[in-house]
Context: one part of a larger RNA
RNA sequence: CGCAGGAAAUUUGAGGGGAGUUGUUCUUAGUACGAGAGGACCGGAAUGAACAGACCUCUGGUGUACCGGUUGUCGCGCCAGCGGCAUACGCCGGGUAGCUACGUCUGGACUGGAUAAGCGCUGAAAGCAUCUAAGCACGAAGCCAACCCCAAGAUUAGAUUUCCCAUUCCAUAAGGAAGUAAGACCUCUAGAAGACUACUAGGUUGAUAGGUCAGGGGUGUAAGCGCAGCAAUGCGUUAAGCUGACUGAUACUAAUUGGUCGAGGU
Numbered sequence: 001c002g003c004a005g006g007a008a009a010u011u012u013g014a015g016g017g018g019a020g021u022u023g024u025u026c027u028u029a030g031u032a033c034g035a036g037a038g039g040a041c042c043g044g045a046a047u048g049a050a051c052a053g054a055c056c057u058c059u060g061g062u063g064u065a066c067c068g069g070u071u072g073u074c075g076c077g078c079c080a081g082c083g084g085c086a087u088a089c090g091c092c093g094g095g096u097a098g099c100u101a102c103g104u105c106u107g108g109a110c111u112g113g114a115u116a117a118g119c120g121c122u123g124a125a126a127g128c129a130u131c132u133a134a135g136c137a138c139g140a141a142g143c144c145a146a147c148c149c150c151a152a153g154a155u156u157a158g159a160u161u162u163c164c165c166a167u168u169c170c171a172u173a174a175g176g177a178a179g180u181a182a183g184a185c186c187u188c189u190a191g192a193a194g195a196c197u198a199c200u201a202g203g204u205u206g207a208u209a210g211g212u213c214a215g216g217g218g219u220g221u222a223a224g225c226g227c228a229g230c231a232a233u234g235c236g237u238u239a240a241g242c243u244g245a246c247u248g249a250u251a252c253u254a255a256u257u258g259g260u261c262g263a264g265g266u
Base pairs, nucleotide, nucleotide: 001153005164006163007162008161009160010159011158015150016149017148018147021049022048023047024046025045026044027043033038051107052106053105054104055103059101060100061099062098066094067093068092069091070090071086072085073084074083075082076081111145112144113143118138120136121135165265167178168177169176170175183261184260185259186258187203188202189201190200191199208254209253210252211250212249213248214247215246217243218242219241224237225236226235227234228233
């Protein structure tokens, strides 16, 4: 821009894409078969491999400043207690959320249709025979559906539901312009959404983010004081103190006030 008014939702599916793999074990059955050795078809069940998708409850990884330990050195006047630097965490032990695989769950299917090679029925040409010439029935991991995803720019531009209304001015045959309606955008607060954009949740008639409070999870018993010990240190107060992303509550802070666009129906 189009889809002959303007919007907001929900959809149909022309068409396109994805997937499509396979082993072993048990059973049928030591049966059919075979002198024996050996050893099935058909059918039923279980469990794997690789591959793919989703997810983070579990098991792990990461988790750059969440907690703790610790060396050297410098600083906060000193002690104690802290902080800086030693990596773009000084080193080390753990680790929430998120993201993840080595983790968990799921998938390939079943089924139908038309067929290939092939197997047939009936059956002439050709008194026989013949699956084929007319006709009819079967038959694959393959084809078309079925399963999952996209999809009306499918210009053949589809369908359904709901909302808004038929204003003013200039021209008056078309048409043009302006304020509006439903609605949308700008803008702002943000996000398990994201390169930007887009998308999604919100903007005081508000829990969108921050803060605060409570909880969860993490770390592992803070500082100060007291006691014991010459001291290092230990014990008590104390499952303490601290705590990023998690859960909930709460308008304390910030989403203020505003601006722009948007139909009149060939």
This is a predicted structure of a 266-nucleotide part of an RNA (large-subunit ribosomal RNA, domain VI) from a Candidatus Margulisiibacteriota bacterium. Its Rfam family is "Bacterial large subunit ribosomal RNA". RNAcentral holds the full RNA, with entries from ENA. Lineage of the source: Bacteria > Bacillati > Candidatus Margulisiibacteriota. The coordinates come from a structure-prediction model, not an experiment, and the mean pLDDT is 89.